This is a predicted structure of a 1615-nucleotide part of an RNA (large-subunit ribosomal RNA, half A) from a Mycoplasmatota bacterium.
The coordinates come from a structure-prediction model, not an experiment, and the mean pLDDT is 84.
Context: one part of a larger RNA
């Protein structure tokens, strides 16, 4: 370590349970609101937070009823009240109601902020309480313009008007695409979603200018029907009525006129009652009364059991320590309301008749043009609407009757009003369910629209169960606690709060057996041995060894595949459902069958009625029409379709389909309607930021020059989309990082850096758009069209997935058509079921009898092709040329003629096979029809014929057979397709096929005779070779052969030519002749050319076979590849290769035999592989009815087990479990999971591994403490310092301070801490905002405009990032400070007093009021340097000396001060919307340094103060980014507005306010105020190397905020 066992731990299934959802019935109710809604904020309890309840009268308050012992809500627990003088609690009616919100006094970032009028508080600031103060329309009144009356407008007042919200119904305006049409445009989806207006409890619709047909009917409205008709329609898809009958319900009206007459004594109110009132009954909003049981025994408990009762107009349901009619609540029955409502009846109230004549709805009916809407799509298109244009009649008239016209019917437009029958259900009240039962039912059974995401719209969860009762574990022990052990309580703690059952995953102890030489889809079959005893069975556990064996699933021609899917293991998770068609099956009924609405009735199931309507009983014709016929037709002929020959109808169950999402799960996409510019594009307002060095344009001024310029030097000045460089902004290069330190960073270089520059706050543009120095860039980490929500379940000829068992049959991968090829339609092949036929199908065999044009064959056709022969023609050359014309040809080459060919589109010929017909056998069961369901239409490889290809493919396309697909066994070593052979199960029988017999491995080391020698066998081609066997045929050979030795191999001749030479032997031409046994004018090597050396050929020696060439069996070379022998399966094998013949023998799921299961059958026998796929029988699991059982003496579930059944599956025992649950007979289904990158939960595996987040760095002592690298204290050491210091805005929102704690958080620890828990902690006239003021912008009284919704905008509101505006400096808490106290000041406003003086707009005028950049001066702050003073250190007896630190004070007020600007005065005056003395114009006197403003400093006070242990002086030196200064100078791009102040008048006033200046008093709301803020607290999912506006920012070195080193101060980065 593996299996088995038996005992745990982790889980959270299952069972059971149910407060909580779902579907409905009946019944009420169908509005609420400025008398402030709905919906919220905040608050209120003696006790902290929720929920509920109410509202500062506040867990409540008052009255009337009801009720009788407790009671203060959930929710315990102290506390401290209340109640029989009737509380708590139910009902009706009141009373309070805080802020926000239609929101309404203005405002506004909802739940704040600021007014104003009255009144009121001794009432002046200032604060405080009541109460009113919004628009709009309505109605009356005042008032009143231009412009006389008059309107407009203005004010007032009245008005339960209006406003807003609300589920579904209803009316109307505006209106989509996905979608189907197998594309698409008319059409469809659909007038549908949606957005917008309105109403009501219902809306709407309504009392004929109607239907209708020669009969008539009489408003609307709903329902059945008619009817899937009629008809509409690229006559596609699809749309689709109407009248007329059944039936619910019933209802009728008024206005547009005048006379008369009646009624009333006259006149004025009310006057259609359906509103109010009185009466009576009744209802509803609390409620009351209410039969009937005890006893035994088991138990923790009795309601069960067991025995005797009783009640019933009550045997519904609940609950009680288990199954209760008779315990307790209630239940049938009776029975009740001060108060409010409803409803019914009736009463009271309430004047309007007759009559006669008139009358009877004009820019309208109607037409043209364009559109909609009617079922009707422009159609022959009536009828309705109408934008537009034209335009009648007048009851003797008109309008309809589906163009139109006529006859005839019917109706009376162009004015309104109307219940009821219908639609809906957010809410009340009762009830019910073959509806769930916590992954289900509602998203939500629990504090859910929550918790958490997102800016926002908007998304959107998990989460139930101790027990009869908390009796919820006292006390001990161990421990720092958590925890745990005992004890104790309980029927139980294996019911202990992580709590009923408690499965599996999955992790553990123990033990029976196996395991350390093995090679392994783990399993099966055999099997010792060891160990144990059962549901008693020929047992149970393990398994040394052997032997066969490549997982499921899906897709597929084929997968172990390296092709898909699953980590596992648990739950959930797909053919329903309505309604139409058709088959078939049961039921009823039958030439009939059958009801729908609807109506009675019934606790319910359900039952009666309801005959309209539908089917069928008759058909034929285009139809009138006729009718067992009938149409065609001149026809009685003949055809056609019926008749004859009659079954059907309803309802029910199952197959299928049709419409609906329609088996589930899945896009990209499209359309509506809203949300985003807090990211990031422009843009607009109004702020702010750029260290320090560099060059040196214009101009200016000097000089020089010129006539006068120009020109030229110098110097001066400071321009520039200038240069170098930090901050700051970028983001070329490169490393790293890539499950990251960051969903884009980090180190190092790098670009820009006075500009088209950066960057804060506010605003602004939206998706069919915006926005863009343009890259389809960017519009919140989403962009060739954002996001979120509906439309919706879009659509998907695509891709996956689709759950229990057995039994029968059993395919296709072709044909034809197709915007068709991976799809669908017919056929063709499967199945089922019924008809009929009786051998009619099919196979074999034989017998006859046909059609064919393939193979071969041929060459007579049709081409095609090769020699030969002849050879027209033409060509070219010669002679000839006037013409005729000769010849010649190694040119072309027709025909003929011969000879030998080739053809898929050649045939004079022609078969086997194989097809068709008939007979005859044989075997024996199909063929045919007619009806439901299908599936296939992707094949695939092997032989065999082609074709195409390369006579290439495991290639492709056809033919035909087989297999394989769908098929398992045997062999081929494995190896879908080859070979052999078709598996119902069992047998430790037999025989056999392929194929085999030497070991692996069952069976011949069989038999016979040959052959190979190569491991051929056991891979291979041209093409080599004297491998070697058989069978030839030609040579040569004792007259001496083949081979070898040996000898010869000569001459004319160096053959001629050629040539530099060429003698055999570079080329060329010839190729003779001699001698001879034999020798080429030479086979080869050689040389410059010769020479040399050789062969042919010859003869000696040797002595018997030798050459050559055809067919042929077995071999040989040719023969190089990749992880390793590796081309017999291995071993090896001279057979254990080949090849012939023989006999034996293994061998399979075949055949045989025994035995058993189904089915068939003609009864002998025979069948039973099986994918798509068709039929047929069953198991199980919820839940229902009837019947009958079981259970605390123990159901369900849960574990176990050797039982049992073909199988799904059932039983029985123990043990667990603690309340329910079963058979049998039917019935209805949310009915069976292993797969869907399925869904939700657990749990592994990697794996104790990556990692622990900047390389600024720790040590070391001491301290708490259970415990200390990590807390605190100390020393030493290390980083930062234009930061890692310090202040503050923006966000955050209590992180702030103290005391306690350590479970989780903190990347390790923790005793700490931004963590938990308790407590505290934010003080302003002057800071900042508001009670002031404008920009962009935003809203916007009136108003323009627009289908609605809304747009736009004036006056005025509102809106900092900017105007305006009054305080300082010490102290002081743990935590605040310009806020608190202390000192010392300003600023507004009232009062008093004093003094002085008209005031004085909401109107005018002026200030206020602005730009870049550069430069120079002065001042301070700071800092340094001396020197003096004080203190310290350290060396020293002490003292100088050195060192080090300090030597400090504000606003105010006063005086004053370098600088800077600027004229003043008078008259006049057509401008400054009226006026003006003001401002402006304009003329004039006086005036250049005085005068006005305006100004940083300083110096006095402030301060006999403060603060320092003390000292508490000066001199100098550097001085920026501060101040003077909103100046100055310069440049062109020409650089906010209002208030506020100063002025002037209109106009107020002159009685009595007002203001002004000084003192004194006195009054001074509201909001922030902690902390944190380059960050652990803000944005990035983190305590996150990232991002963050503004200010201050010592010292040495240095231009410098750059570097680099330090100080105050903060860090050493949570292993």
């Nucleotide at each position: 370590g593996g299996c088995g066992u038996a005992c745990g731990g982790u889980g959270a299934a299952u069972g059971c349970c149910u407060u909580g959802g779902c579907a409905a019935u009946a019944g009420g109710a169908g509005c609420c609101g400025a008398u402030g809604a709905a919906g919220g904020a905040c608050g209120c309890g003696a006790c902290g937070a929720a929920c509920a309840g109410c509202g500062a009268a506040a867990u409540g308050c008052u009255g009337c009823g009801g009720g009788g012992a407790g009671a203060u809500g959930u929710a315990a627990g102290u506390a401290a009240u209340c109640u029989a003088a009737g509380a708590u609690c139910c009902g009706c009616a009141g009373a309070u109601g805080u802020c926000c919100g239609a929101a309404u006094g203005g405002g506004g970032a909802a739940a704040c902020c600021c007014a104003c009028c009255a009144u009121a508080a001794g009432g002046a600031a200032g604060u405080u309480a009541u109460g009113g103060u919004a628009c709009c329309c309505a109605u009356g009144a005042g008032u009143g313009a231009a412009u006389a009356c008059a309107u407009a407008g203005c004010u007032c007042a009245u008005g339960a008007g209006g406003a807003g919200g609300g589920a579904a119904c209803c009316c109307g305006g505006u209106g989509a695409a996905c979608u189907g049409a197998a594309a698409c445009a008319u059409c469809u989806u659909a007038g549908u979603a949606a957005c917008c207006g309105g109403a009501g409890g219902a809306a709407a619709a309504g009392a004929a200018a109607g239907c209708a047909a020669a009969a008539g009917c009489g408003a609307u409205u709903c329902u059945c029907u008619g009817a899937g008709u009629a008809g509409c329609g690229g006559c596609g898809a699809g749309c689709g009525a109407a009248a007329a009958g059944g039936g619910a319900c019933u209802a009728g009206u008024c206005c547009a006129g005048u006379g008369u007459c009646a009624u009333a004594a006259g006149a004025g109110u009310u006057a259609c009652a359906a509103a109010a009132c009185c009466a009576u009954a009744u209802u509803a909003u609390a409620g009351a009364c209410g039969a009937a049981a005890c006893g035994c025994a088991u138990g923790g408990g009795a309601a069960g059991g067991c025995g005797u009762a009783u009640c019933a107009a009550a045997g519904a349901a609940g609950g009680u320590g288990a199954g209760a009619a008779u315990c307790c609540u209630g239940u049938a029955g009776u029975c009740g309301a001060a108060a409010u409502a409803g409803u019914a009846u009736g009463g009271a109230c309430u004047c309007g008749g007759a009559c006669a004549c008139g009358a009877a709805g004009a820019g309208u009916a109607c037409g043209g043009c364009g559109g909609g809407a009617c079922a009707c799509g422009a159609g022959g298109a009536a009828u309705c609407c109408u934008g537009u244009u034209g335009g009648a009649a007048u009851a003797u008239g008109u309008g309809a009757g589906g163009a139109c016209c006529a006859u005839c019917u019917c109706a009376u437009a162009a004015g309104a009003c109307u219940a009821a029958a219908u639609a809906c259900u957010a809410c009340c009240u009762a009830u019910u369910g073959a509806c769930c039962g916590a992954u289900a039912g509602u998203g939500a059974a629990c504090c859910a629209g929550u918790a958490c995401c997102g800016u926002g719209a908007g998304g959107g969860a998990a989460a139930g169960g101790u027990g009869a009762a908390a009796a919820g574990a006292a006390c001990c022990c161990u421990u720092g606690g958590c925890a745990g052990g005992g004890a104790g309580u309980g029927a139980a703690a294996a019911a202990g709060a992580a709590c009923c059952u408690g499965a599996a995953a999955c992790c553990g102890u123990a033990u029976g057996c196996c395991u350390a030489c093995a090679a392994a889809u783990a399993g099966u079959c055999a099997g010792a041995g060891c160990u144990c005893g059962u549901u008693a069975a020929u047992g149970a556990g393990u398994g040394a060894u052997g032997g066969c064996g490549u997982g499921c699933c899906u897709u597929u021609u084929g997968u172990a595949g390296a092709a898909u899917g699953a980590a596992c293991c648990g739950g959930c998770g797909a053919g329903u459902u309505a309604u139409g068609a058709u088959a078939u099956u049961g039921u009823g009924c039958g030439a009939g069958g059958u009801u729908a609405a609807g109506c009675u009735u019934u606790u319910a199931g359900g039952a009666g009625u309801g005959g309209a309507g539908c089917c069928g009983a008759a058909g034929c014709g285009a139809a009138a029409g006729c009718g067992a016929g009938u149409c065609u037709u001149a026809a009685u002929a003949g055809g056609g379709c019926g008749a004859a020959u009659u079954a059907g109808u309803a309802c029910a169950g199952u197959g299928u389909u049709g419409u609906a999402g329609a088996c589930c799960c899945g896009a990209a996409a499209c359309c509506g309607u809203g949300u985003g510019a807090g990211c990031u594009a422009g843009c607009c307002a109004u702020g702010a930021g750029c260290a320090g060095g560099u060059u040196g344009a214009a101009g200016g001024c000097u000089g020089g020059g010129u006539a006068a310029a120009a020109c030229c030097a110098g110097u001066u000045g400071g321009a520039g989309g200038a240069c170098c460089g930090a901050a700051c902004c970028a983001g070329g290069g490169u490393a790293u990082g890539u499950u990251a330190a960051a969903a884009a960073a980090u180190g190092c270089u790098u670009g820009g850096a006075u500009g088209a520059c950066u960057u804060g706050u506010g605003g602004u543009u939206a998706g069919g758009g915006g926005u863009g120095a343009a890259a389809u860039u960017c519009c919140a980490a989403u962009c060739g069209a954002a996001c979120a929500c509906g439309g919706a379940g879009a659509u998907a000829g695509c891709u996956g997935g689709u759950u229990c068992u057995c039994c029968c049959c059993g395919a296709a991968a072709u044909a034809g058509a197709u915007u068709u090829a991976g799809g669908u339609c017919u056929a063709g092949c499967g199945u089922c079921a019924g008809a009929g036929u009786a051998u009619a199908a099919a196979u074999u065999a034989c017998a006859u009898g046909g059609a064919g044009g393939u193979a071969g064959a041929g060459c007579a056709c049709u081409g095609a092709a090769u020699g030969u022969a002849u050879g027209a023609u033409g060509g070219u050359c010669c002679c000839a040329c006037c013409u005729c014309g000769g010849g010649a040809u190694a040119c072309u080459g027709a025909g003929u003629a011969u000879a030998a060919u080739c053809a898929a589109a050649c045939u004079c010929c022609g078969a086997a096979u194989g097809c068709c017909a008939u007979g005859u056998a044989a075997a024996g069961a199909u063929u045919u029809c007619u009806g439901g369901c299908a599936g296939u239409g992707a094949g695939a490889c092997a032989g065999u014929g082609g074709g195409u290809g390369a006579u290439a493919a495991g290639g492709u396309c056809c033919a035909u057979u087989g297999u394989c697909g769908a098929a398992a066994g045997g062999g081929a070593a494995a190896c879908a397709g080859c070979c052999c052979a078709g598996a119902c199960c069992g047998u430790c029988a037999g025989c056999u096929a392929a194929g085999g017999u030497c070991c692996c491995a069952a069976a011949a080391u069989a038999u016979a005779u040959g052959c190979u020698a190569a491991g051929u066998g056991g891979g291979a081609a041209a093409g080599g070779a004297u491998g070697u066997g058989g069978a030839g045929u030609c040579g040569c050979a004792c007259a001496g052969a083949c081979a070898a030795c040996u000898a010869g191999g000569a001459g004319g001749u160096u053959g001629g030519c050629u040539u530099a030479g060429a003698a055999g032997c570079a080329g060329c031409c010839a190729u003779c002749c001699u001698u001879u046994a034999a020798a080429g004018a030479g086979u080869g090597c050689g040389u410059a050319a010769u020479a040399g050396c050789u062969c042919a050929c010859u003869a000696g020696u040797c002595g018997a076979g030798u050459g050559a060439u055809u067919c042929u069996g077995c071999g040989c070379c040719g023969a190089a590849a990749a992880u390793g022998u590796a081309c017999c399966g291995g071993g090896g094998c001279u057979a254990a290769g080949c090849a012939u013949a023989u006999u034996a023998c293994c061998g399979a799921a075949g055949c045989u035999a025994c035995g058993g299961a189904u089915c068939c059958u003609a009864a002998g026998g025979g069948a039973u592989g099986g994918u798509a796929g068709g039929g047929g029988a069953g198991c199980g699991u919820u839940c229902u009815u009837a019947u009958u059982g079981g259970g605390g003496u123990g159901a369900a579930g849960g574990u176990a087990g050797a039982c049992u059944g073909u199988g799904a599956g059932g039983a029985c025992u123990a043990c667990u479990g603690g309340a329910c649950u079963g058979a049998u007979a039917a019935g209805a289904a949310g009915u069976g999971a292993g797969a869907a990158u399925g869904c939700c939960g657990g749990u592994g595996u990697g794996a104790g591994u990556a990692g622990c987040g900047a390389a600024a760095a720790g040590a070391c002592g001491g301290g708490u403490g259970a415990g200390a690298a990590u807390c605190c204290c100390g020393u030493c050491c290390g980083u930062c310092a234009a930061a890692a210091a310090c202040c503050u805005a923006a966000g955050g929102u209590u992180u702030c301070c103290a005391g306690a704690g350590g479970a989780a958080g903190g990347c390790u620890c923790g005793u700490c801490c931004g963590c938990u828990c308790u407590g505290g902690g934010u003080a302003a006239g002057u800071c900042a905002g508001g009670a002031c003021c404008u920009a962009a912008g935003g809203u916007g009284a009136g108003g323009c405009c627009g289908a609605a919704a809304g747009g736009c905008g004036u006056a005025g509101c509102c809106g900092a990032u900017g105007g305006a505006c009054a305080a300082c400096u010490g102290g002081u808490u743990g935590a605040u400070a310009u806020u608190c106290c202390a000192g010392u000041a300003c600023c507004a406003c009232c009062a008093u007093a004093u003094g002085a003086a008209c005031u004085g707009a909401u109107g005018g005028a002026g200030u206020g009021a602005c730009g870049g950049a550069g430069a120079a001066a002065g001042a301070u702050a700071a800092c340094c340097u001396g020197a003096g003073c004080u203190a310290g250190u350290a060396a020293g007896a002490g003292g100088a000396u050195u060192c080090u630190a300090g030597u400090u004070u504000a606003a105010g007020c006063a005086c004053a001060a370098a600088g800077g600007u600027g004229g003043u005065c008078a008259u006049g005056u057509a401008g400054g919307c009226a006026a003006a003395u003001c401002c402006g114009c304009a003329u004039g006197g006086c005036g250049u340094a005085a005068c006005a403003c305006u100004g940083a400093a300083g110096u006095g006070u402030a301060a006999u103060g403060a603060c320092g242990u003390a000292a508490g002086u000066c001199a100098g030196g550097u001085g920026u980014g501060u101040c003077u200064a909103u100046g100055c100078u310069u440049c062109c791009a020409a650089g906010a507005a209002a208030a506020g102040c100063u002025u002037c008048u209109a106009g107020g006033g002159u009685u009595a306010a007002u203001u002004u200046a000084u003192a004194u008093g006195g009054u001074g709301c509201c909001u922030g105020u902690a902390c944190c803020g380059u960050a652990a607290a803000c944005g990035g999912a983190c305590a996150c190397a990232c991002g963050u506006a503004g200010g201050u920012g010592g010292a040495g070195a240095g231009a410098g905020a750059a570097u680099c080193u330090u100080a105050a101060g903060a860090c050493g980065c949570g292993c």